[in-house]
Molecule: Bacterial RNase P class A
Organism: Planctomycetota bacterium
RNA sequence: UGAGAGGCCCAGGCGAUCGCUCCGCGUGACUCCGGUCGGCGUGGGGAGGAAAGUCCGGGCACCGUCGGGCCAGGGUGGUUGCUAACGACAACCGGUUGCGAAGCCAGGGAAAGUGCCACAGAGAGUAGACCGCCAACCCCGCGUCCUCGGAUGCGGGCGGCAAGGGUGAAAGGGUGCGGUAAGAGCGCACCGCGGUCCUGGUGACAGGGCUGGCAUGGCAAACCCCACCCGGUGAAAGACCAAAUAGGGGGAGCACCUGUGGCGAGGCCCGCGUCCAGCUCCCCGGGUAGGUCGUUCGAGGCCGAAGGCGACUUCGGUCCCAGAGAAAUGAUCGCCCCCUCCGAUGGCGGAGGUGACAGAACCCGGCUUAUCGGGCUUCUCACGUC
Numbered sequence: 001u002g003a004g005a006g007g008c009c010c011a012g013g014c015g016a017u018c019g020c021u022c023c024g025c026g027u028g029a030c031u032c033c034g035g036u037c038g039g040c041g042u043g044g045g046g047a048g049g050a051a052a053g054u055c056c057g058g059g060c061a062c063c064g065u066c067g068g069g070c071c072a073g074g075g076u077g078g079u080u081g082c083u084a085a086c087g088a089c090a091a092c093c094g095g096u097u098g099c100g101a102a103g104c105c106a107g108g109g110a111a112a113g114u115g116c117c118a119c120a121g122a123g124a125g126u127a128g129a130c131c132g133c134c135a136a137c138c139c140c141g142c143g144u145c146c147u148c149g150g151a152u153g154c155g156g157g158c159g160g161c162a163a164g165g166g167u168g169a170a171a172g173g174g175u176g177c178g179g180u181a182a183g184a185g186c187g188c189a190c191c192g193c194g195g196u197c198c199u200g201g202u203g204a205c206a207g208g209g210c211u212g213g214c215a216u217g218g219c220a221a222a223c224c225c226c227a228c229c230c231g232g233u234g235a236a237a238g239a240c241c242a243a244a245u246a247g248g249g250g251g252a253g254c255a256c257c258u259g260u261g262g263c264g265a266g267g268c269c270c271g272c273g274u275c276c277a278g279c280u281c282c283c284c285g286g287g288u289a290g291g292u293c294g295u296u297c298g299a300g301g302c303c304g305a306a307g308g309c310g311a312c313u314u315c316g317g318u319c320c321c322a323g324a325g326a327a328a329u330g331a332u333c334g335c336c337c338c339c340u341c342c343g344a345u346g347g348c349g350g351a352g353g354u355g356a357c358a359g360a361a362c363c364c365g366g367c368u369u370a371u372c373g374g375g376c377u378u379c380u381c382a383c384g385u386c
Stems, first nucleotide, its partner, number of pairs: 001382010012336007020046008028037003048357001052368002055366005060234004073230005078092004093107001094105004108225002113223002115219003130165002132161003138157008173191006192214001193212008238293004248284007258277002261275004300319008337355001338353006
C1' cells in the first nucleotide's frame, strides 16, 4: 500500500420562531366545594438501536390448591460455567470450510425395535455380478508328446473372483508390498475403526500401550429410545371508586275494585279469612357507562475499585432519564455537514435532495429481521521499502 477477519460506537449539527404532550410552581373564572374551563404565566422532561417480528426466557397478575406424583402433549440435546431464567451468552472439546485472522454445526443413541433410501443400476442391505478377470480343481470333445500310467495345448461346460470399468447422493475400510489361475484382510506394514488398559484433564476429550482382520452403509428437523425441562391465560391481566335508565331485595303508608292466582282446605261447588299482583316515598346490594390505580425507581443508567481468560459477580459513588389513551414527541426559516448533478479544475461556484431503517403503549434479559453513511479498535494474508 492492497485485500480481508472479529468487536464496539454514532445515527446529521447549531440557532431562531410557532406548536403538541407530561410534571412542578404561581395564578384567573365558574362551582353542587368533589372539581371544571384541551384557562393563563413560568421552569423542566419528551422514542430506538432496533421502540419491529412476538420467536425464546423471566418479573407481575389472575385462573378448580397451580403441595407432590403419573399419563398425554410440547421443548432442549458436546462439556463446564454464567444467570432471576433461557433454546441466550462465555470459555473449552469435536467435526467441517479457509493459506490465515476466523466462519459454520439440531453436535445424545443407527449392535432395542419398526420404517424409508426416488431415478439409474446386476445389486440399496440376510448385499450383488452387467461389462470384465481367471480357467487351478471336476466333466466333455479334438490335437500333440509318451517310458502307455500320464503330461500338455485348444474349445466348451460346471465354475471361481470382486482387482478394474459402469450406475448412483451412497456399493462390505484406504494406500502399498506379498500372495494367487485370477483375486480377495488371504498374509504383512502404515493410516482408519472396534475392544481393553494406562496417563493427563472437573469434564467433553486427548495421548500412548496391548489386542481384534474389521464384525451391523445412510437417514432419528422419520417413528422411536435415553437424559433433562415445561400448569394455563396475558395489561382487553387484575384492584378500587361508581352515575342515569331498567331490573332485584327490604320497610312504611294508601287502595281494597278485579283475578281460572297461592294458602287455611281434604274429591267438587259456593261463601269467608289471609297473602300476592297496584300506587307513592325511603333504604340496601350487584353489574354497565365513566373515572382512578396497576404504569414506570428498574434483575436501572453512568463512573471507579476488586475477583474471574470470559460470560458475569461484589462493593463504593453518582443520576432520575417519555408515560399518551385513539394515542404527544412536530413544522418553518437561516448557517454548516453529507450525497447527487452541472460548470470550472487551484483551495471553488451554482442547482437539487423523499438526508438509512423505522417509531414507545406493563416492564426486563436475549434472539431474529430492516438499516444511507461515518468513526474507533484488535488481528490476518500478500507485496514493496528501510